[in-house]
RNA sequence: UACUCAUCAAGAGCGGGGGAGGGUACGGCCCUGUGAACCCGCGGCAACCCCCGAAGCGUCGGGAAGGUGCUAAAUCCGGCAGGUCAUACCUGGAAGAUGAGUA
Numbered sequence: 001u002a003c004u005c006a007u008c009a010a011g012a013g014c015g016g017g018g019g020a021g022g023g024u025a026c027g028g029c030c031c032u033g034u035g036a037a038c039c040c041g042c043g044g045c046a047a048c049c050c051c052c053g054a055a056g057c058g059u060c061g062g063g064a065a066g067g068u069g070c071u072a073a074a075u076c077c078g079g080c081a082g083g084u085c086a087u088a089c090c091u092g093g094a095a096g097a098u099g100a101g102u103a
Stems, first nucleotide, its partner, number of pairs: 001103008013042005021031003026078003043071003048067002050063005075095001080092004
């Protein structure tokens, strides 16, 4: 980097450095000198991998040492398709993120 599968309305922040951006791109709408990105330290959340038990077909219960991940807003919302009296709403898709596996 590509492919496959699963999940994405819950949850969880302080300090130091840094010094203007950030929320993927675009359109909105937001966050940000009452300090953005990013780096470090210490916490926390969750339970994908993992561990234990039960069952027996991949399910249920429990755990959190280790590998990741995450810690504003539904993946912040929309774009495409369908439903619909419809600038609202619902369902799905695309794209993206994360994990596990394969090449």
This is a predicted structure of a 103-nucleotide RNA (SAM riboswitch aptamer (S box leader)) from a Chloroflexota bacterium. Taxonomically the source falls in Chloroflexota (Bacteria, Bacillati). Its mean pLDDT, the model's own confidence on a scale to 100, is 82.